[in-house]
This is a predicted structure of a 348-nucleotide part of an RNA (small-subunit ribosomal RNA, central domain) from a metagenome. The RNAcentral record of the full RNA draws on SILVA. Model confidence (mean pLDDT): 90 of 100.
Context: one part of a larger RNA
RNA sequence: CUGGGCUUAAAGGGCGCGUAGGCGGGUGCCCAAGUCCGGGGUGAAAUCCUCCAGCUUAACUGGAGAAUUGCCUCGGAUACUGGGCGUCUGGAGUGGGGUAGGGGUGUGCGGAACGCUGGGUGGAGCGGUGAAAUGCGUUGAUAUCCAGCGGAACUCCGGUGGCGAAAGCGGCACACUGGACCCCGUCUGACGCUGAGGCGCGAAAGCCAGGGGAGCGAACGGGAUUAGAUACCCCGGUAGUCCUGGCCCUAAACGAUGGGGACUAGGUAGUGGGCUGGACAUGGCUCACUGCCGGAACAAAAGCGUUAAGUCCCCCGCCUGGGGAGUAUGGUCGCAAGGCUGAAACUC
Numbered sequence: 001c002u003g004g005g006c007u008u009a010a011a012g013g014g015c016g017c018g019u020a021g022g023c024g025g026g027u028g029c030c031c032a033a034g035u036c037c038g039g040g041g042u043g044a045a046a047u048c049c050u051c052c053a054g055c056u057u058a059a060c061u062g063g064a065g066a067a068u069u070g071c072c073u074c075g076g077a078u079a080c081u082g083g084g085c086g087u088c089u090g091g092a093g094u095g096g097g098g099u100a101g102g103g104g105u106g107u108g109c110g111g112a113a114c115g116c117u118g119g120g121u122g123g124a125g126c127g128g129u130g131a132a133a134u135g136c137g138u139u140g141a142u143a144u145c146c147a148g149c150g151g152a153a154c155u156c157c158g159g160u161g162g163c164g165a166a167a168g169c170g171g172c173a174c175a176c177u178g179g180a181c182c183c184c185g186u187c188u189g190a191c192g193c194u195g196a197g198g199c200g201c202g203a204a205a206g207c208c209a210g211g212g213g214a215g216c217g218a219a220c221g222g223g224a225u226u227a228g229a230u231a232c233c234c235c236g237g238u239a240g241u242c243c244u245g246g247c248c249c250u251a252a253a254c255g256a257u258g259g260g261g262a263c264u265a266g267g268u269a270g271u272g273g274g275c276u277g278g279a280c281a282u283g284g285c286u287c288a289c290u291g292c293c294g295g296a297a298c299a300a301a302a303g304c305g306u307u308a309a310g311u312c313c314c315c316c317g318c319c320u321g322g323g324g325a326g327u328a329u330g331g332u333c334g335c336a337a338g339g340c341u342g343a344a345a346c347u348c
Base pairs, nucleotide, nucleotide: 004319005318006317007302008301012316014201015200016199017198021194022193023192025088026087027086028085029084030083031082033081034080035077036076037075038074039073040072041071042070049065050064051063052062053061054060091191092188093187095184096183097182098181099180103177104176105175106174107173108172109171110154114150115149116148117147118146119145120144121143125136126135162169163168206247207246208245209244210243211242215241216240220236221235222234223233258315259314260313261312262311263310266293267292268291269290270289271288272287273286274285275284276283298303321348322347323346330341331340332339333338
C1' cells in the first nucleotide's frame, strides 16, 4: 500500500459551526472533457515469452514473431460521469397558524433547613461510636421560644418524564434569547450531505486577580482501631466548593455504538401535536420524540433487532500483537499544573 475492521477483542474524534475537498434529486436539449469503438503514428536495442537455427548437448549465440498493458493524433458513439442552457418539486429552505419544554443569559423575590449573634425559659450534661475517646458545657452548653444576620442548595411534584449538539439543565416571577415539533402548503427552485485544516463550546479538579465563606471539606491536627494504620470510624479544620473577570481543555466526555439518506414483520408503554368516530366512561388514524419485548437478518457469543449492531449509498475520524509508553525526543499551546502531536532500542 492492498485487504480487513472499529458496542464488549486494537480501533468513533468530547460536541458543534464551517473552509478546501469528496459526493449529490426528476426531466429536455446541446457540448463531447472522462468513458467506449475503429484507423494512423510512436512505444530504440538488449532482456522476458513463443517458434526456428548454430556450436556433439546445454549455458551461450543468430533469426523471426509476440509483448511493450503506455502516450499522441484522426474519425465516430452518447448510456453513465462531467460541462452549458432551460424546466420541475418530492430533497433543502422560506412564509402563515399553533404547541410543549429544568434549552441559554440577566435581574428581582420566596420558604424550609443549617450556622452564627442578641434576648427569654431552664440547670447538667451534650455530642459521638461497634464500644469509646478527643471535642463542647456552670464564663450556663444540649433542649426550647423570640428576634436579627449570613451563605449555599431548591424537599414534595419528579417519572423507565422533558429540553439541549455535547458538556449539561430542576423554587417563583419578569426581561432578552436559541432550537424543536405539529397543521396549512405561500414562496424559492437542488440552494443539499459530509467535512482535512480552522473557529467556537466543553463536567469536575486545578491556576491568576478581586470578592464571598453558612454547610461540607483534600491537606493538616487530634481521638480511636490495629502488629502497624501516613486508611476505613469519630472530633476539629485550611485551600476549595459560591460570585465576577481571565486561563486550563481533560474524563468510564459512555449508548464504551461518528454524521446524513433510503429500504426491511410485529407487539406494548410514555411525552408533545394534528385529524376523526363519538356524544365525555373512552376509541380509531397520523406525525415527531422517548422506553421495553421480539421476528427475519446480522453477530464469536453476549446481544442487536424501523432509535440496527439488518440491507445499501456518500463523507469524515480511527485500528494493525503484549510490554516498553501515552514514555523519550522535537514541535506547538499553557502563568503553572500540564495538554496536543508522538517514537525507538530492548523484551515476550